A computed fold for a 72-nucleotide RNA from an Alphaproteobacteria bacterium, annotated as transfer RNA. Its mean pLDDT, the model's own confidence on a scale to 100, is 82.
[in-house]
């Protein structure tokens, strides 16, 4: 140098054109003498960045950025 992948909540991931979501953690509240389990509630995200395309983009194009594999 070239090629593919990958970037979404604190951690780990799911969604792949119309509602952003699980699990963990993290508060509250119930339960115990107290923790811890468990049960019930709730916060928390400019969907890596910038443009395009679409009536509308987490998702399609196209760049930049960073991580990983793999070829030279």
């Nucleotide at each position: 140098g070239g090629a593919g992948c990958g970037u979404u909540a604190g951690c780990u991931c799911a969604g792949c054109g119309g509602g952003a979501g699980a699990g963990c953690a993290c508060c509250u509240c119930g339960u115990u003498g107290a923790c811890a389990u468990c049960g019930a509630g709730g916060g928390g995200g400019u969907c890596a960045c910038u443009a395009g395309u679409u009536c509308g983009a987490u998702c399609c194009u196209a760049g930049u950025a960073c991580g990983c594999u793999c070829c030279a």

Description:
The sequence was found in a public genome assembly. Its Rfam family is "tRNA".